[in-house]
RNA sequence: CUGGACAAAGCCAAACCCUCCGCAAGGAGGGGACGGAACGUUGCGGGUCUUCAUGAAGAAGACGGCCGGGCUGCCAUGG
Numbered sequence: 001c002u003g004g005a006c007a008a009a010g011c012c013a014a015a016c017c018c019u020c021c022g023c024a025a026g027g028a029g030g031g032g033a034c035g036g037a038a039c040g041u042u043g044c045g046g047g048u049c050u051u052c053a054u055g056a057a058g059a060a061g062a063c064g065g066c067c068g069g070g071c072u073g074c075c076a077u078g079g
Base pairs, nucleotide, nucleotide: 001079002078004075011036012035016031017030018029019028020027021026034065040071041070042069044068045067046066047063048062049061050060051059052058
């Protein structure tokens, strides 16, 4: 530098349950582990979803655990 092993020191935590916030999508905290090698971060492009509105357009939001891109990082096998 390259790729990521039936590996994993350390890390995150789906569904579900409880409390709170939000009209909602959903978010925060606690419990809990299906999974993850970027399941860290970023709403930049696409996508999905919500609310409002509509003849049609559209407006404001949500999702990074849907895909791509940007930025940053851990581990260790092989070359």
The RNA shown here (c-di-GMP-I-GGC riboswitch aptamer) has 79 nucleotides and comes from Geobacter sp. The source organism's lineage runs through Bacteria, Pseudomonadati, Desulfuromonadia, Geobacterales and Geobacter. It was read from a public genome assembly, where an Rfam model found it. Its mean pLDDT, the model's own confidence on a scale to 100, is 82.